[in-house]
Context: one part of a larger RNA
RNA sequence: UUGGGCGUAAAAGGCACGUAGGUGGUGAAUCGGGUUAAAAGUGAAAGUUGCCAAAAACUAGCGGAAUGCUCUCAAAACCAAUUCACUUGAGUGAGAUAGAGGAGAGUAAAAUUUCGUGUGUAGGGGUAAAAUCCGCAGAUCUAUGAUGGAAUGCCAAAAGCGAAGGCAGCUCUCUGGGUCCCUACCGGCGCUGUGGGUGCAAAAGCAUGGGGAGUGAACAGGAUUAGAUACCCUGGUAGUCUAUGCCGUAAACGAUGAGUGUUCACCCUUGGUUUACGUAGAUUAGUGGCCCAGCUAACACGUGAAACACUCCGCCUGGGGAGUACGGUUGCAAGACUGAAACUC
Numbered sequence: 001u002u003g004g005g006c007g008u009a010a011a012a013g014g015c016a017c018g019u020a021g022g023u024g025g026u027g028a029a030u031c032g033g034g035u036u037a038a039a040a041g042u043g044a045a046a047g048u049u050g051c052c053a054a055a056a057a058c059u060a061g062c063g064g065a066a067u068g069c070u071c072u073c074a075a076a077a078c079c080a081a082u083u084c085a086c087u088u089g090a091g092u093g094a095g096a097u098a099g100a101g102g103a104g105a106g107u108a109a110a111a112u113u114u115c116g117u118g119u120g121u122a123g124g125g126g127u128a129a130a131a132u133c134c135g136c137a138g139a140u141c142u143a144u145g146a147u148g149g150a151a152u153g154c155c156a157a158a159a160g161c162g163a164a165g166g167c168a169g170c171u172c173u174c175u176g177g178g179u180c181c182c183u184a185c186c187g188g189c190g191c192u193g194u195g196g197g198u199g200c201a202a203a204a205g206c207a208u209g210g211g212g213a214g215u216g217a218a219c220a221g222g223a224u225u226a227g228a229u230a231c232c233c234u235g236g237u238a239g240u241c242u243a244u245g246c247c248g249u250a251a252a253c254g255a256u257g258a259g260u261g262u263u264c265a266c267c268c269u270u271g272g273u274u275u276a277c278g279u280a281g282a283u284u285a286g287u288g289g290c291c292c293a294g295c296u297a298a299c300a301c302g303u304g305a306a307a308c309a310c311u312c313c314g315c316c317u318g319g320g321g322a323g324u325a326c327g328g329u330u331g332c333a334a335g336a337c338u339g340a341a342a343c344u345c
Stems, first nucleotide, its partner, number of pairs: 004316003007299002014200004021192003025086006033079002035075002038072001040070003048064004089189001091185002095180003101175007108152001114146005123134002160167002205246006214240002219235004257312006266289002269286007294301001318345003327338004
């Protein structure tokens, strides 16, 4: 490589857009490149195989095969090409509609901290128990006022939105996508797509400038302990927040690539449409539970499939060595991406 696979055994790229490529609806007509059929020519000799041929070998002779190529004449289903048409796929428009989808600005209440003032007096805090720690320079508690930062209680849900990452107080401005529905328009414009390319991408980390309440790597102290560079406690810097720019990784998980079509029932639930007023249905687009068939090594999956099929892409090939070394690309750095072998079991 072939074959076989990728939920959990090795293996779905973190996610999208999209170039090349691959692949692709319906009905006609034309063409005859591929395709199919027939005939002819050619396919040197040796060799091979059959006959001559008898016991073997050799030699001579005759015939076959040689799935190929060329040319001629046909066929027109399929593939390709050209032309015309269609509407179911895709898209556009009208009318509705739900939403923590995104960006910016403003603003609200509770709580924590700190500070001012009043009241008030000896403890407070913390733990399994303590101590470090705070407190007569007046703490904790309590009342009132102020400051500042971060996060948004109840609603809240198996709920909703988003391609993924993710998104939650409230209001305003700008803005992306979806769903339903009726017809109108368009007329294959589709699907896939790390060969390349572009964009987005949690947390941590990096650079510069702000900000800094709470929390809190590092660090310090108190405990525990044989020890305790930990778990517990008291503190506490970076960080966490913000602006701009990098980084580009996660158990980036549904450990399940994207798209299309076909498939037994039942029970909820979200957004539409509709029949309608029954505590009921129908139909769509989602989100869940259980299950028939089927599938699976089993667990399980089961109309949002891991069933039955098709198209395209990525990836896997015993464990360790190793996601290491070397080289390359990239980054301010940390690193990231690509990615072996010897050896060993």

Small-subunit ribosomal RNA, central domain from Ehretia macrophylla, 345 nucleotides, folded computationally. RNAcentral holds the full RNA, with entries from SILVA. The prediction has a mean pLDDT of 83.